RNAcentral holds the sequence, with entries from Rfam. Predicted 3D model of a 167-nucleotide RNA (c-di-AMP riboswitch aptamer (ydaO/yuaA leader)) from Streptomyces alanosinicus. Taxonomically the source falls in Streptomyces (Bacteria, Bacillati, Actinomycetota, Kitasatosporales).
RNA sequence: CGUGCGCACGCGCCGAAUCCCGCGAGGGAACCGGGGAACCACCACCUUGGGGUGAAUCGCGCACAUAUCGUCGUGAACUCGCGGAGUCCACGCCCGGUAUACGCGCGUAGGAGACCUUCCUGCUCCGAACCCGUCAGCUAACCCGGUAGGCGGAGGAAGGAAAGGAG
Numbered sequence: 001c002g003u004g005c006g007c008a009c010g011c012g013c014c015g016a017a018u019c020c021c022g023c024g025a026g027g028g029a030a031c032c033g034g035g036g037a038a039c040c041a042c043c044a045c046c047u048u049g050g051g052g053u054g055a056a057u058c059g060c061g062c063a064c065a066u067a068u069c070g071u072c073g074u075g076a077a078c079u080c081g082c083g084g085a086g087u088c089c090a091c092g093c094c095c096g097g098u099a100u101a102c103g104c105g106c107g108u109a110g111g112a113g114a115c116c117u118u119c120c121u122g123c124u125c126c127g128a129a130c131c132c133g134u135c136a137g138c139u140a141a142c143c144c145g146g147u148a149g150g151c152g153g154a155g156g157a158a159g160g161a162a163a164g165g166a167g
Stems, first nucleotide, its partner, number of pairs: 011152004018029004030147006040137001049135001050132004058107005065100006072092004077087004110126004115165002117162005
């Protein structure tokens, strides 16, 4: 000097997920979500189920499993105009197609990023997961819930502009 790990303090980020009171159980405020009339909307809906939180939708391709269809092969039955043809059933799985689930890859609607809001130009990322349980359009009154979790050196914590504020 560089890199990795751990701890502490501090500053930040995604998100509604913060603050106050209480010995505690809990209770408030604030923020967030769901249900729920009229009017309006839907003229339908009810297994191809439907719906909710969330930015997290929608495509294409690859691979794989299942189901199904076609071609081919084998066997049986029936019909006919009988060198054969047609119909239908079962099995096989060679080949091909379609659909669905999982996985992977590339995009994408959309979303995030250091004083706060908006705009412009960029760069770096995300583009998940979960829940309700046959049921819900909007929706005043009213009713019911949540306040978790996970991250960061980021010298791209970039540059420019406008207004107001914070420190």
Its mean pLDDT, the model's own confidence on a scale to 100, is 76.